RNA sequence: CUCUCAUCGAGAGCGGUGGAGGGACGGGCCCCGAGAAGCCGCGGCAACCGGCGAGAGUUCGGCUCUCGUGCCAGGUGCCAAAUCCCGCGGAGGAGGCUCCGGAAGAUGAGGC
Numbered sequence: 001c002u003c004u005c006a007u008c009g010a011g012a013g014c015g016g017u018g019g020a021g022g023g024a025c026g027g028g029c030c031c032c033g034a035g036a037a038g039c040c041g042c043g044g045c046a047a048c049c050g051g052c053g054a055g056a057g058u059u060c061g062g063c064u065c066u067c068g069u070g071c072c073a074g075g076u077g078c079c080a081a082a083u084c085c086c087g088c089g090g091a092g093g094a095g096g097c098u099c100c101g102g103a104a105g106a107u108g109a110g111g112c
Stems, first nucleotide, its partner, number of pairs: 002111007013042005021031003025087004043079003048075002050072003053067005083104001088101005
């Protein structure tokens, strides 16, 4: 970089530095000199991978599945707003709009 699978209406921020941007992209709407991004420190959330345990299955190989949110927190990730909303297609409605599916994106695990 690309492909596959899973998840995305929950949760969790202070300080220092920095000095004007940020929320992926386009539109909207927001955040921001009462200090944006980035970087550093400390703290926290969560439980994808990982470790441990229990139960079930088993081709018997810690191999597979499950856990009213089982326990831990080593590897990632994350800590304004639903992935902030919409974007493409469909259904309903007179309409504002509502609902369903997808695309795109993010994160993890695996693969080329």
SAM riboswitch aptamer (S box leader) from Rubrobacter marinus, 112 nucleotides, folded computationally. The sequence was found by an Rfam model in a public genome assembly. The prediction has a mean pLDDT of 82. The source organism's lineage runs through Bacteria, Actinomycetota, Rubrobacteria, Rubrobacterales and Rubrobacter. Its Rfam family is "SAM riboswitch aptamer (S box leader)". Gene Ontology term of the family: regulation of gene expression.